This is a predicted structure of a 1394-nucleotide RNA (small-subunit ribosomal RNA) from an uncultured bacterium. Its Rfam family is "Bacterial small subunit ribosomal RNA". Rfam links the family to the GO terms structural constituent of ribosome and ribosome. The sequence is in RNAcentral, with records from Greengenes. The coordinates come from a structure-prediction model, not an experiment, and the mean pLDDT is 83.
């Protein structure tokens, strides 16, 4: 010094991409803005540029002096001083400033070399300046041109040019000694001979001038290393690579020539493309590393654009020439003139970058000059601009009532704003007013003094100049005065609520949000964060261990092992020793410029900022040492590898050759023999009558494949490989021993072998058999799966091709690392026996590996080494390009766009036209229906003012509704009422309450009002009206906001928890497993042990007995009778209440560990859960219900509230569903005669009586009920009816009544008369039931005035069939298994089309 999160799933673990969160910029953009300080500020068009201005200066190098002063003066002038332009000459313009176009290069960086160099100005040393001569600008004078810029004559200075001496340690030739090096070499000495310099001004102090040597600065040249991308750029390249000898150059060089040679360069990446000036540093980052080179430095390239030289110490020259070319501009059309990438300023580009600033050179720095001093868009300053960083400030302290007032909200309340203002002190930054104010800064000049190592030397006063500036700064006053926004608030990520709107409008960084209660839009209130800035956008680094040295990524299944082997070239290598030091490692020495970053000091009140030291700069270079390691050379070894050769042995090894046979196919001959063969899930198609079919005998021929052994086996490097057999090559395995001594291992490219298809050429063709032909299948097709034929093709030979799920989806090598089982081959061994040891081939395992399955000596362990591959999914193995094939294709191998994810394992369910076990009236065996009919009744659809509303697969449809004529009723039409029909709370009045009666009216309602007089502790009170007052009220909307309630899987046998265990986690384990059960019921087993919810079991009714109780119930006894428990009497018995007993696989017998199970067992009224209720696990369908009821939230208030009246919910061309009642003779009718249970009853049942055919009326007893009352029917007896649409059937219609009711027209039930439809057993299809059940007869209750009740709940009466089994069909449980499903198979998901 290293921080993560979000997004694949229903949930998990991984792999894996995408996205946040931080930093950062030469920024831009929105919104806001108060001040300083410091920095920066065309990133685009190296586009184009009006205008100003950026290099000039020297009179102490020269000649001149317009022109001013002053004197003279014959007014023509002359004389002195002074000084500008102009011109000669010097020196300087090669620096300083731009700008990044070109440039992948010795350009840049770094470290060296030049024995191959240069150097104006500056320092140092030595040496020296004697003499002559000439030119020519300026000037004068002539002349061309619009210009621009000339030409021609004529005189003329110098530090301008030249000649001549002098002259060396300079330079050239030659000879010769020394001496040292890096090859050419180099210094030094000596001799002899050549040769070559100079300028002067001068205030007298100086300043200059030459020559040669040294030095500093500066620069030229060479090398070593390093410096982006593309291999879809593999070759390049003729002065080209070198050599001799020339010319060039300051100097090397092929940098140029002439001639020779025939080389150079490159997969360590040449050539070519593409892109970029390089560094110091900047940003990021824990490092490494990544990204970048704005400003500042330091190289370097360019100066409209190509070129090219000149001048010069230097240039190939931004503000210099000259050509060419293009723009632009003057022009008298003849010629001219120009280069902002310098400062400023224009246009134009763009999202975007600033004065034509200072009548500045004051300081810093330059050039010139002796110097004053000029010039100096460098530089100082200033101005613009929140671009950025730092620092200030928008006041400070006090201050309540749970607290004005606003706003919000769950709103008679409450919670924020909020100590926030008010208001009391207090400050004055910053502002404004007034006033002070010389830091930077002093130097240079002169002047005057002082020190010394005496000079261009240093100090001190004096005079004096100073952009910024009358600025910073200080003071005095004024007065809280002048100063707070941006953005965000679903998770990540700090911060919530409320209204609109309603998958619209918008949001969104990603995951998402938004279809009516959005913390996620859009406003509000609040909140959070940052603050003169706050977000947006772009880019960059990190996070990203997501390109992997560091690093612990990796390649069976997630993206990845090449399909194999030989093998060059690279890579990498056993063991012992010697030598070297070249990698490696230490010291040391130079070098890494400054800035910058880091630590420290300092300046400033602090900070940014600026100064000083240090430190670092991981580097590179040279030099001393070290020798383990790599390494190069050298010797030596066997252990690694290998050659022969022994000894037996394996084997479907390979290559040619060559043969064969049983049998099948087919085809041909030739015979037996008749009608079909064949084929199929069932056909057709085909075949087949002249017998030539199939079938069946013999026989010929043909081509492919080799049953049996034979396997879980062998071999081969992989493809692969099986009849026999001969032959050749060759590979592997063991045993022993010689030999060579590292000979090895791996391996781009090459080359090779390669299944099936494919491709050519030839021949061959039995079988199968693409393509094609028919025929079949087939909710519509079937270009398919079946069938019947059949071409390539399969076989062979020779060439091609070169791919595969070519896999062990596992590249080769070597070494190491528990165990056991089996097999082959071999050694060993008396052996059919064990065990061993070597090498294959397999199972299961330890440790460790692994996401996890799973691997585990045959590694996916644990290590070297060599290749070869991978970096989200798609797009795409495609496109272009290249290269290879005859071709079809193969090799290599992109990207626009385009998702937020695609994977992998493993779990848990959910599902399979997977599988194993078992259930249920699921099927099956049975018995009765429904579907036909007419009817009731519900629904669907239609109507219709309205047909009120919900329920709709199972799990809506005689269901809410257990009673629609009014009422109910919500629905339509009218008529009315608006604090209101009811109800609650309080107020005042007034009246007992109560209640006729009367008029309008359909009624509601209105308008009129007789009667009547309650209770009181006396104050009032009960109830009523009336008035004003608060609460309304909705069957109006959401069952997708909800509570409750229910249906339904289901009475199914499940769902789960706690501790332990496993497992990285989901989870799992218990709950699996083997019995067993109705049942997770109970027994074994067992990393589980328990426990809860359910199942049972407690409860209720029912079937037996016992106790107790005895009226209204009961009668064994007596009596008595109208023969009726009726009366006495009694609780034996029925019964009835209560309340106990009983049944437990307790017992025997058999199977069974055991739980159980079986036994027509015993016994018992009941067995093996006796029968029936009641009871509904965790959940499931957002399942039903806002309409029973309650509620949030929206709606409506003279109306969706409410009240009458009338209507409607009862409609009717259809459809369903649920039932009755039927079609008859086991039945119809019609007479007689039996026997229930559980209800029910006073606005009731309702005996009896009497009247009526009868509904039913009129009387009247009983009974609020074990006491009265409510008619049981099939049933039995007896008649009758004969198979007919009937004496069946009872629909519908006529009539005629009866009750109910305020009222039966819409719309009641029920009587009687009369009528007498359809319907003769019911199509595909479907329902219920397993015993007191189905089937069938009745009776009763609820709701109700009465009923549309054939429905619904009940209750008894008589009372069957069948079950073989569990193949299938529907539901349901357990285990298993596959899965791309997970709103879960009514999944998902693919084409194609809109």
């Nucleotide at each position: 010094u290293u921080a993560g999160a979000g997004u694949u799933u229903g949930a998990u673990c991984c792999u894996g991409g995408c996205u946040c969160a931080a930093g950062a910029u030469g920024a831009a953009c929105g919104c806001u803005a108060g001040c300083g300080g410091c920095a920066g500020g065309c990133c685009u068009a190296a586009u184009a540029c009006a205008u100003g201005c950026a290099a000039g200066u020297c009179g102490a190098a020269c000649g001149g002096g317009a022109g001013g002063c002053c004197c003279c003066c014959u007014c023509g002038g002359g004389g002195g001083c002074c000084u500008a332009g102009a011109g000669u000459g010097g020196c300087g313009c090669a620096c300083g400033g731009g700008u990044g176009c070109g440039u992948a290069a010795a350009g840049c960086g770094u470290a060296u070399g030049c024995a191959a160099c240069c150097a104006a100005c500056c320092c140092c040393c030595g040496a020296c300046a004697g003499g002559g001569a000439g030119a020519u600008a300026g000037c004068c004078g002539g002349u061309g041109g619009a210009a621009a810029c000339g030409c021609c004559g004529g005189g003329u200075a110098a530090c301008c040019c030249c000649c001549c001496a002098u002259a060396a340690u300079c330079c050239c030739c030659a000879a010769g000694g020394a001496g040292g090096g890096c090859c050419u070499c180099c210094u030094u000495c000596c001799u002899g001979g050549g040769g070559u310099a100079a300028a002067g001004c001068u205030a007298c102090g100086g300043c200059g001038g030459u020559c040669g040597g040294g030095g500093a600065c500066g620069g030229g040249c060479a090398u070593g290393c390093a410096u982006c991308c593309c291999a879809u750029u593999a070759a390049g390249a003729g002065g080209u690579a070198g050599g001799c000898g020339g010319g060039g150059u300051c100097a090397c060089g092929g940098a140029c020539c002439a001639c020779c040679u025939a080389g150079c360069c490159u997969a360590c990446g040449a050539u070519g493309g593409g892109u970029a000036g390089g560094g110091g540093a900047u940003c990021u980052g824990a490092g490494a590393g990544g990204a970048c080179g704005g400003u500042c430095c330091c190289c370097c390239a360019c100066a409209c654009u190509g070129g090219u030289a000149c001048u010069g110490a230097g240039a190939c020259a931004c503000g210099g020439a000259c050509c060419a070319a293009a723009c632009u501009c003057c022009u008298a059309c003849g010629g001219g003139a120009g280069g902002c990438a310098c400062c400023a300023a224009u246009a134009a580009g763009g999202g975007a970058u600033a004065u034509u600033g200072g009548a500045g050179c004051c300081a810093u720095g330059g050039g010139g000059g002796c110097g004053a001093c000029a010039c100096u868009g460098a530089c100082c300053c200033a101005g613009c601009c929140a671009u950025g960083c730092c620092g200030c400030g928008u006041g400070a302290g006090g201050g309540a009532a749970u607290g004005a007032g606003g706003c919000c909200c769950u709103a008679c309340g409450g919670u924020u704003c909020g100590u926030g203002a008010a208001c009391c002190u207090c400050u004055u930054u910053u502002g404004c007013c007034u006033g002070g104010g010389g830091a930077u800064a002093a130097c240079g000049g002169c002047g005057u003094c002082c020190a010394c190592g005496c000079g261009a030397u240093g100090g001190a006063c004096g005079c004096g100049u100073g952009c910024a500036g009358g600025u910073a700064c200080c003071a005095u006053g004024c007065g809280a005065a002048u100063a707070a926004u941006c953005a965000u608030c679903u998770g990540c990520u700090a911060a919530c609520u409320c209204c609109g709107a309603g998958c619209c409008a918008g949001c969104a960084g990603c995951c998402g949000c938004g279809g009516u209660a959005a913390u996620a839009c859009u406003g509000u209130g609040g909140a959070u964060g940052c603050u003169a800035g706050c977000g947006u956008u772009a880019u960059c680094c990190u996070g990203a261990u997501u390109a992997c040295u560091u690093g612990c990524u990796g390649u069976u299944u997630a993206a990845a092992g090449g399909g194999u082997g030989c093998g060059c070239a690279g890579g990498c290598g056993g063991c012992c020793u010697g030598a070297c030091a070249a990698g490696u490692c230490a010291g040391c020495g130079g070098u890494g410029a400054a800035a910058g970053c880091c630590g420290g000091g300092g300046g400033c009140c602090a900070c940014u900022c600026c100064u000083c030291c240090g430190a670092a700069g991981u580097g590179c270079c040279g030099u001393u040492g070290a020798u383990a390691c790599u390494g190069u050379c050298g010797g030596a070894c066997u252990g690694g590898a290998a050659u022969g050769u022994c000894c037996g042995c394996c084997a479907g090894g390979c290559g040619g050759g060559g043969c064969g046979g049983a049998a099948a196919u087919g085809u041909g001959c030739c015979g037996u023999g008749u009608a079909g063969c064949g084929c199929u899930g069932a056909a057709a198609u085909g075949c087949a009558u002249a017998a030539u079919a199939u079938a069946u005998g013999c026989u010929c021929c043909u081509g492919a494949a080799c049953u049996c052994c034979g396997a879980u086996a062998a071999c081969a490097a992989a493809g692969g490989c099986a009849g026999c057999u001969c032959u050749c090559c060759a590979g592997g395995g063991c045993u022993g021993g010689c030999u060579u001594g590292a000979c090895g291992c791996u391996c781009g490219g090459u080359a090779a072998a390669a299944u099936a298809a494919g491709c050519g050429u030839g021949g061959g063709g039995a079988u199968c058999g693409a393509a094609c032909a028919g025929g079949a299948u087939u909710a519509g097709g079937a270009u398919a799966c079946c069938c019947u034929g059949g071409u390539a093709g399969u076989a062979c030979a020779c060439g091609c091709c070169g791919u595969a799920a070519a896999c062990g989806a596992u590249g080769g090598a070597c070494g190491c690392u528990c165990g056991u089982c089996g097999u082959c081959g071999g050694c060993g061994a008396c052996a059919g026996a064990c065990a061993g040891u070597c090498g294959g081939c397999g199972g299961c395992c330890a440790a460790g590996c692994g996401a996890a399955a799973g691997u585990g000596a045959u590694a996916a362990g644990c290590g070297u080494c060599c290749c070869a591959c991978c970096u989200g999914g798609g797009g795409a193995g495609u496109a272009c390009g290249g290269u290879c094939g005859c071709a079809a294709g193969g090799c290599u191998g992109a990207a626009a766009c385009u998702c937020a994810a695609a994977g992998g394992a493993a779990a848990u369910g959910a599902c399979g036209g997977g599988g194993g076990c078992c259930c249920g009236c699921a099927c099956a065996a049975g018995c009765g229906g429904u579907g036909g009919a007419g009817c009731a009744u519900g629904u669907g659809g239609u109507u219709u003012a309205a047909u009120u509303c919900g329920a709709u697969g199972a799990u809506a449809c005689g269901c809410g509704a257990g009673g629609a004529a009014c009422c109910u009723u919500a629905c339509c039409c009218g008529g009315g009422c608006u604090a209101g029909a009811a109800c609650a709370g309080a107020g005042g009045g007034g009246g007992a309450a109560c209640g006729g009666a009367g008029c309008g009216g359909a009624g509601a309602c209105g308008c009129c009002g007789a009667g009547g007089u309650c209770c009181u502790a006396c104050g009032g009170g009960a109830c009523c009206c009336c008035c004003a007052c608060c609460g309304a009220g909705g069957u109006g909307c959401u069952g997708c906001a909800u509570g409750g309630u229910u249906g339904u899987c289901g009475u199914c046998a499940g769902c789960u928890c706690g501790u332990g265990c496993c497992g990285u986690g989901a989870g799992g384990u218990g709950u699996c497993g083997g019995g067993u059960c109705a049942a997770g019921u109970c027994c074994c087993a067992u990393a589980a042990c328990g426990a809860g919810c359910g199942c049972a079991a407690c409860c209720c009714c029912u079937u037996c007995c016992c106790g107790c109780a005895g009226u209204u119930g009961c009668c064994a006894c007596c009596g008595g009778u109208c023969c009726g428990g009726c009366c006495g009497g009694g609780c034996a018995c029925u019964c009835u209440g209560c309340g106990g007993g009983g049944a437990c696989u307790g017992c025997c017998c058999g199977c069974g560990c055991a739980a159980g199970c079986g036994g027509a067992g015993a016994g018992g009224a009941a067995g093996g859960c006796g029968g029936g209720g009641a009871u509904g696990a965790c959940g499931u369908c957002a399942a039903a219900u806002c309409a029973g009821c309650a509620c949030g939230g929206c709606c409506c208030u003279u109306a969706c509230g409410u009240c009458c009246g009338g209507g409607g919910c009862g409609a009717c061309a259809c459809a369903c569903g649920u039932g009755c009642u039927a079609c008859a003779a086991u039945g119809g009718c019609c007479g007689g005669c039996a026997c229930a249970g559980g209800g029910g009853g006073c606005a009731g049942c309702c005996a009896c009586g009497c009247g009526g055919c009868g509904a039913c009326g009129c009387g009247g007893a009983g009974c609020g009920a074990a006491u009265c009352c409510c008619g049981a029917a099939a049933g039995c007896c007896g008649g009758u009816c004969u198979c007919a649409g009937u004496c069946c059937g009872g629909a519908u219609c006529g009539g005629a009544g009866u009750c109910u009711g305020c009222a039966a027209c819409c719309c009641g039930a029920c009587u009687c008369c009369g009528u007498g439809a359809a319907g003769c057993g019911g199509g595909a299809a479907u329902c219920g039931c397993u015993a007191g059940u189905a089937a069938u007869c009745g009776c009763g209750c609820a709701u109700c005035a009465g009923c549309c009740a054939u429905g619904g709940c009940g209750c008894g009466g008589g009372g069957a069939a069948u079950a073989c089994g569990u193949u299938c069909c529907c539901g349901g449980g357990c285990c298993u298994u596959g899965u791309a499903c997970a709103c879960a198979c009514c999944c998902c998901c693919c084409g194609u089309c809109a």